[in-house]
Molecule: Glycine riboswitch aptamer
Organism: Oceanicaulis sp.
RNA sequence: CGACGCUGGAAAGAGGGUGUUGCCAAGCGCAGCAUCCCACCGAAGGAGCAAGCUGCACGGACGGGUCAGCCCUGUUGCAGCGGGAAUCUCUCAGGUCACGAGACAGCGGGGGCAGG
Repeated sequence: CGACGCUGGAAAGAGGGUGUUGCCAAGCGCAGCAUCCCACCGAAGGAGCAAGCUGCACGGACGGGUCAGCCCUGUUGCAGCGGGAAUCUCUCAGGUCACGAGACAGCGGGGGCAGG
């Protein structure tokens, strides 16, 4: 650092339509699933970026080597470029009774890496 295990763990419509399955004697009933529409949430996953920074390239500025130079060299985040985080932002995905999932946290932890 971490598979995995146990525990805790927020938010947001128990929305509407259609189809289908099941239950019931039956029903424009109830429940599940799928799909479409509208409205929402952010804490699976995913994506975006601030400053410090990078002299990389050789733009600018300053200094030196120079008589001088478009040559060499040093400095400088002033600029280009690069890199760059999240519980921030986006809302693709996921989610909006319960169940389940769940960033993160506590405990344990096979195993892996580094140092002494």